Predicted 3D model of an 84-nucleotide RNA (c-di-GMP-I riboswitch aptamer).

RNA sequence: CCUCCGAAACGGCAACCUCGGAGCGAUCCGAAGGGCGCAAAGUUUCAGGGCCAGGCGUAACGCCGGGUCGGCUGGACUGCCGAA
Repeated sequence: CCUCCGAAACGGCAACCUCGGAGCGAUCCGAAGGGCGCAAAGUUUCAGGGCCAGGCGUAACGCCGGGUCGGCUGGACUGCCGAA
């Protein structure tokens, strides 16, 4: 120095509630307080999956494209510290 790994330490993020705003919606943004939790809860829709609107066909249901979720799983990129 690198990889695996995650004890400790300095720190980090912020579930959800409240208020305001955007959106048909899923959901997102901002603010105050609080801190559910997270070793990537930093970034990224590449794959899968959930959710939302629409269209088409339908007995059940299926297909098509769009949106959304990174704190759903996996992958990719980047990163703090350094015990066993």

Model confidence (mean pLDDT): 87 of 100.